This is a predicted structure of a 1462-nucleotide RNA (small-subunit ribosomal RNA) from a Minisyncoccota bacterium.
RNA sequence: UAAUAUGAGAGUUUGAUCCUGGCUCAGGAUGAACGCUAGCGGCGUGGAUAAGGCAUGCAAGUCGAACGCCCCUUUAUUGGGGAGUGGCAAACGGGUGAGUAAUACAUUGGGAUCUACCUUGAAGUCUGGAAUAACUUCGAGAAAUCGGAGCUAAUACCAGAUGGUCUCGCAAGAGUAAAGAUUUAUCGCUUCAAGAAGAACCAAUGCACUAUCAGCUAGUUGGUGAGGUAAUGGCUCACCAAGGCUAUGACGGUUAGGAGGCCUGAGAGGGUGUUCUCCCACAUUGGCACUGCGACACUGGCCAAACUCCUACGGGAGGCUGCAGUCGAGAAUCUUCGUCAAUGCACGCAAGUGCGAACGAGCGACGCCGCGUGAACGAUGAAACCCUUCGGGGUGUAAAGUUCUUUUAUUAGGGAAAAAUUUUGAUGUUACCUAGUGAAUAAGAGGUUGCUAACUCUGUGCCAGCAGCAGCGGUAAUACAGAGACCUCAAGCGUUAUCCGGAUUUAUUGGGCGUAAAGAGUCUGUAGGCGGAUUGAAUAGUCAGAUGCCAAAUCUCAGGGCUUAACCCUGAAACUGCAUCUGAAACGUUUAAUCUAGAGGAUGGUAGAGGCAAGUGGAACUUAUGGUGUAGCAGUAAAAUGCGUUGAUAUCAUAAGGAAUACCAAAGGCGAAGGCAUCUUGCUGGGCCAUUCCUGACGCUGAGAGACGAAAGCGUGGGUAGCGAAAGGGAUUAGAUACCCCUGUAGUCCACGCUGUAAACGAUGGAUAUUAGACAUUAGAAGUGUCGACCCUUCUAGUGUCGAAGCUAACGCAUUAAAUAUCCCGCCUGGGAAGUACGGCCGCAAGGCUAAAACUCAAAGGAAUAGACGGGGACCUGCACAAGCGGUGGAGCAUGUGGUUUAAUUCGACGGUAAACGAGGAACCUUACCAAGGCUUGAAAUCUCCGGAAUCCCGAUGAAAGUUGGGAGUGCCGCAAGGAACCGGAUGACAGGUGCUGCAUGGUUGUCGUCAGCUCGUGCCGUGAGGUGUUCGGUUAAGUCCAGCAACGAGCGCAACCCCUGUCAGAUGUUAUAUUUUCAUCUGAUACUGCCCGGGUUAACUGGGAGGAAGGCGGGGAUGACGUCAAAUCAGCAUGGCCCUUGACGCCUUGGGCUACACACAUGCUACAAUGGAGAGUCACAAAGAGUCGCCAAACCGAAAGGUGGAGCUAAUCUCAUCAAAACUCUCCCCAGUUCAGAUUGAGGGCUGCAAUUCGUCCUCAUGAAGCCGGAAUCGCUAGUAAUCGUGGAUCAGAUAUGCCACGGUGAAUACGUUCUCAGGUCUUGUACUCACCGCCCGUCACACCAAGAGAGUCUGUAAUACCCGAAGUCCCCUUUAUUGGGGCCCACGGUAGGAUAGAUAAUAAGGGUGAAGUCGUAACAAGGCAUCCGUAGCGGAAGCUGUGGAUGGAUCACCUCCUUU
Repeated sequence: UAAUAUGAGAGUUUGAUCCUGGCUCAGGAUGAACGCUAGCGGCGUGGAUAAGGCAUGCAAGUCGAACGCCCCUUUAUUGGGGAGUGGCAAACGGGUGAGUAAUACAUUGGGAUCUACCUUGAAGUCUGGAAUAACUUCGAGAAAUCGGAGCUAAUACCAGAUGGUCUCGCAAGAGUAAAGAUUUAUCGCUUCAAGAAGAACCAAUGCACUAUCAGCUAGUUGGUGAGGUAAUGGCUCACCAAGGCUAUGACGGUUAGGAGGCCUGAGAGGGUGUUCUCCCACAUUGGCACUGCGACACUGGCCAAACUCCUACGGGAGGCUGCAGUCGAGAAUCUUCGUCAAUGCACGCAAGUGCGAACGAGCGACGCCGCGUGAACGAUGAAACCCUUCGGGGUGUAAAGUUCUUUUAUUAGGGAAAAAUUUUGAUGUUACCUAGUGAAUAAGAGGUUGCUAACUCUGUGCCAGCAGCAGCGGUAAUACAGAGACCUCAAGCGUUAUCCGGAUUUAUUGGGCGUAAAGAGUCUGUAGGCGGAUUGAAUAGUCAGAUGCCAAAUCUCAGGGCUUAACCCUGAAACUGCAUCUGAAACGUUUAAUCUAGAGGAUGGUAGAGGCAAGUGGAACUUAUGGUGUAGCAGUAAAAUGCGUUGAUAUCAUAAGGAAUACCAAAGGCGAAGGCAUCUUGCUGGGCCAUUCCUGACGCUGAGAGACGAAAGCGUGGGUAGCGAAAGGGAUUAGAUACCCCUGUAGUCCACGCUGUAAACGAUGGAUAUUAGACAUUAGAAGUGUCGACCCUUCUAGUGUCGAAGCUAACGCAUUAAAUAUCCCGCCUGGGAAGUACGGCCGCAAGGCUAAAACUCAAAGGAAUAGACGGGGACCUGCACAAGCGGUGGAGCAUGUGGUUUAAUUCGACGGUAAACGAGGAACCUUACCAAGGCUUGAAAUCUCCGGAAUCCCGAUGAAAGUUGGGAGUGCCGCAAGGAACCGGAUGACAGGUGCUGCAUGGUUGUCGUCAGCUCGUGCCGUGAGGUGUUCGGUUAAGUCCAGCAACGAGCGCAACCCCUGUCAGAUGUUAUAUUUUCAUCUGAUACUGCCCGGGUUAACUGGGAGGAAGGCGGGGAUGACGUCAAAUCAGCAUGGCCCUUGACGCCUUGGGCUACACACAUGCUACAAUGGAGAGUCACAAAGAGUCGCCAAACCGAAAGGUGGAGCUAAUCUCAUCAAAACUCUCCCCAGUUCAGAUUGAGGGCUGCAAUUCGUCCUCAUGAAGCCGGAAUCGCUAGUAAUCGUGGAUCAGAUAUGCCACGGUGAAUACGUUCUCAGGUCUUGUACUCACCGCCCGUCACACCAAGAGAGUCUGUAAUACCCGAAGUCCCCUUUAUUGGGGCCCACGGUAGGAUAGAUAAUAAGGGUGAAGUCGUAACAAGGCAUCCGUAGCGGAAGCUGUGGAUGGAUCACCUCCUUU
């Protein structure tokens, strides 16, 4: 340079939104394990835990061509064997990862070294000697093993000679070697030089976490000399010096074999170190050396320790972290296999021998790869199962069936390569090939609410259970369990564990810090990092090129070999690194020199509550003294405590004292921050402006460090007027450890010293540069101008408000940045636990700084949006209050409800919106309840079969229902068979249920509310939820209308259209007749702010007036937006699901109950009297209804209820019904429990009905209770209304109606007004509420569980220190004929002591977390009812309260000032 390769998201905080932020999932991987399942083959792989213990066998031998002896054998020292001497090997190969954070490893280098076997070259291989094992013999011992005496060989051992390219030495010189065998060719041996390969040493760089490990080090650092080593070196020793390492992390602690690689990832990275390869370390634990080229030696030695085994108790033996195998522990990891055929190693001249190295086989789906479990045809589609709207649909061409095939399986036969070369094949009954048989031998696992591919039924009923997260389950569960169907993968499929990814969630690539976590309280400044302009030079950074190394395997690419693939082979590339050399010089660095724009200095001015010290003024306050003066003062929402007749408060005069500095004053000024205010003086720091001159990068930031640092607090000594934690008292309150009041100590003040924290805030680190403006203000300067000023314009430095671009999640910031960039520092990484514990440092203390974890949750949070709410605000409406009238609450009674009672007192309705409600009418019936007696295809329905017409009559029994017996009777249609209706019986399908669920539903209804609201389309604004419209100014009963406006229109509501009523007109009028009237029916007209005056914006509209029957909606009704209350109703009706159905939860019947009665509540009636009661009278004056199983007249009987009677009426005709009652007139009563009131009770009657006892109503006579106007509280009503008076109707045999629904008669009072109560509407504001204030939520206490910390102590380990002891062993010294004896230094194990450190455990006490329904309060969120919060101090059951200083992250109102717009 080119090419190739190369990055996916989702769920979960909310009513909804955007953001921040964590948690979780989808992918890949593993030496895995577990569950279910399982046909075959190939290639790999398999003790990760107890470096715990090991039975048994094997894992290292070989050489007779080094040597002697013994045995067997041979014709034969011919061949073979054995134990020894000797040589070589045994330091390799194999195992493991305990230790080790550097004596390790990796990469690159270095020089002071060694090397048996191998290769090359050169030289040599001469002469002697003394022993010893084996063997023989004697002895000890249980054994292991050992001792004495004697014989013998060597390539064993020793001495001498010679010698060089060997060693030492400047040289001279000195010193140093050997081994033969057999046969004639070799194999050996000795010395030297070199090579190859191996080994040792040194250096640089890299290589885990921890600072809650900050100082470490005496052989320590260096030197001289000596010793030692193969070799350098404190490696060791003597002496000398006092060094060495460390914030670029020493020392300490914890963890860990390292690398090539492997997994993951787009990459950068992150994780990991199994198999294979390289290196290191170890071999029961610790120490030690010997031999040897090489070891301080896995299957060698010595000693010590622990353990195991043998023992004759005297003593011995052992080391699987080699291959198999065994026990143990564990979730878990294989055969006590074959062969040396190949590869390779050891020995040997060789043949060969040996090898649990290796090659193979076996076991395990542990992994990767490949193959199969059949193929084609085959139904409007079998059976079975599942679902169903019962019609059908699905499994499904799937099966069966027909026709094929033979991979695999199996039987038989053949049969390799692997061995280059004569022999030699464990594997191997191999791979592979051929033939035969026969669809034959072969499918499961997980899932199906979303993420995430795939849905129904049944069971269960917050149970059983599921769940990775969100979450599912409380009777219609696609989420539990089963079944069917479906989805995914497939000899596997899931689960668990771990790692990477997703996570840009530690951000180098690639994040942030105003409010979400996060800027240190502020400044000075060390190290460090970064740094202005120009020129030259150098080149450890940088860039380019070349060379060397970066093992192989692995990865990538190309090609090749196993039928393919996995796997294997060959080649290339790559290994982003290190080193060396050469070059370049822009940038960086270094160096030399220069410059002035950064920085600093000089000069002249200038503003200021900047700091420190000393002095000083007046006002106010308190106290004291004296005068005047008298009964109160003070305090609060209201009071009380308190002060006062011993004279207060008030007032005048004088004196004393301490603290703070009104007005000026401001959005103002100064300071690094904290902070700073009477005035004067002294000392002193910093800034700004202007001008020229000087220095010449001297700069910026700043880890540690230092200084300053409000208030409270602490120490010592003063001072103390006012205020005022604590404390005392008074109130308030359920309580009041508070808020309010009366007192009041520390403190507040001063001096000196400490403390070091605040919402120390602009919640915004410092510096530099760039990027529209407008206005105001402080300080200074210049200019114009003026006599001089003010003013005006411009510039610099501050302080503010608004605003463009830009930024921001939004709010907002915006030349004083939160914009655009650079440099440096600090800080953050989910919430809670916790700014806490432990440790350390600081402090007199209070406490500060630093700073976790276990455990727990799936959120915590920011900004903005729509609602709802506020003991927030503004405006408006309503019989909401107020103004009035009459009631309820007290009495008696009626009715309903609760409660109680009962066999049953059937059920429902429960604040407003249940309670004279369902019910517009329970004696039986109703009736659903209870007791008793009965029925079972049923009282009523459809179908099937049989019989009979239907129907009627008479008995028995029974409380009835019912059970049972007898008799009469034969109809209609059809030619016939038979049919229709009805009755009875039988069978089963079914009926039936006022049984449950109104929280499964339909329908209907209540309520907010007849309140004026609720929405949509398009457009516009906003990332979005959303907003706008619908807000605003007027106006209305009204989102009614007008005007304006990024909105323009529209819909459901409002109004109107409909009905009644009021006035008029026309038509008609039956039901005695007449009528201008009245009345009824039908049709129409009238009212619209139309007219006048005023107000208003020339508007909408509004005040007044005229006319009119009626005036501004004339009055009333019907009509009820989107929605709220899981409001009410399964018992009006309908209906899903569930439940009961022969001792019924069905049906029939009789009787009882729903009417009970210490009590409580609700709605009413009647009263308490004189505006009245009683009697009499004149008779007066309505409306609207009802009536044939009915209303019932006249007449007569009765005192009355009522009876007899029967005319009339299917109703404008007749009847209920007459005189409606109150009203009016007259008389009596005379304020009393009455001539009020009428309950209760007795007696006698009437009516309805099968029946009046439980349990009806009416009449008459008698009786004559409570009650004298009703506590707290509370209800209705604004005009033909309230109040009062009667009338009718529905239901109904009768009636409990005083209820309900309607009708008319008589007929008021009051409304200033919107402060307050309640309800509602609109706008706005705050919010931690959204189940929406009946919300949310804090802390103590009590109970249960959990983890961690403290804890008198106790126990166990680890690493050191000091001292004691001191095995084996090297070294040193002395000694010996001797394998000798003795001594010394060092030292393992062991012991003693005091500490350090880690862990376990513990009575107890304290805090924390978690836990549907516990206790006490109500601290916070709204002005949360005392605004909240921060620091600090005191106090209190608890949240908390109070003092002092601070913040706004405080609502509301007023004022001041500023800004914007006009």